RNA sequence: GGCUUGUUGGCUCAGUUGGUAGGGCACUGCAUUGGAAUUGCAGAGGUCAUGGGUUCGAAUCCCGUACAGGCCU
Numbered sequence: 001g002g003c004u005u006g007u008u009g010g011c012u013c014a015g016u017u018g019g020u021a022g023g024g025c026a027c028u029g030c031a032u033u034g035g036a037a038u039u040g041c042a043g044a045g046g047u048c049a050u051g052g053g054u055u056c057g058a059a060u061c062c063c064g065u066a067c068a069g070g071c072c073u
Base pairs, nucleotide, nucleotide: 001072002071003070004069005068006067007066010025011024012023013022019056027043028042029041030040031039049065050064051063052062053061
């Protein structure tokens, strides 16, 4: 240099054919307790790596860029 796979809350992972972004852990509040742990209920937290394009509508499709892994030279 060329090809290819990946990037989604603090962490770890889903997200099917484009149609309201979710789970587990962690965090906060309440209940439970003599006090905790556990358990239950509720809640907060996301410009979906980034900049554009297509579309009525994009995490999803297309192009560029950044970062990480793999293959070739």
The RNA shown here (transfer RNA) has 73 nucleotides and comes from Stylophora pistillata. The coordinates come from a structure-prediction model, not an experiment, and the mean pLDDT is 80. It matches the Rfam family "tRNA". Rfam classes the family as a transfer RNA. About the family: Transfer RNA (tRNA) molecules are approximately 80 nucleotides in length.